Overview:
Transfer RNA from a Clostridiales bacterium, 75 nucleotides, folded computationally. Model confidence (mean pLDDT): 83 of 100. It was read from a public genome assembly. Rfam family: tRNA. The family's RNA type in Rfam is transfer RNA.
[in-house]
RNA sequence: GCGCCUGUAGCUUAGUCUGGAGAGAGUGCGUGGCUACGAACCACGAGGUCAGGGGUUCAAAUCCCUUCAGGCGCA
Numbered sequence: 001g002c003g004c005c006u007g008u009a010g011c012u013u014a015g016u017c018u019g020g021a022g023a024g025a026g027u028g029c030g031u032g033g034c035u036a037c038g039a040a041c042c043a044c045g046a047g048g049u050c051a052g053g054g055g056u057u058c059a060a061a062u063c064c065c066u067u068c069a070g071g072c073g074c075a
Base pairs, nucleotide, nucleotide: 001074002073003072004071005070006069007068010027011026012025013024020058029045030044031043032042033041051067052066053065054064055063
C1' cells in the first nucleotide's frame, strides 16, 4: 500500500442479512426488602451522541459514502 472482519450502558453482548412505536438483556452500580449482621435471593432505579461525520428515506443501530480505532491476511 491492497483486501476482509469488528466497534451498541463500566464489562459481556442481542438486534443489522429483510429499515418501522418506546434501543433491550446479563453482569456490575445505587436504593429498599429479607437477615442478628453479611452473602445469596426479591423489588425498584440510574446509566447509551448505537465509534465520528455526511448522504438516502416519511422513517436509519440497520442501507450508501467517508474518517478514526482494533484485529486478520496478502505484498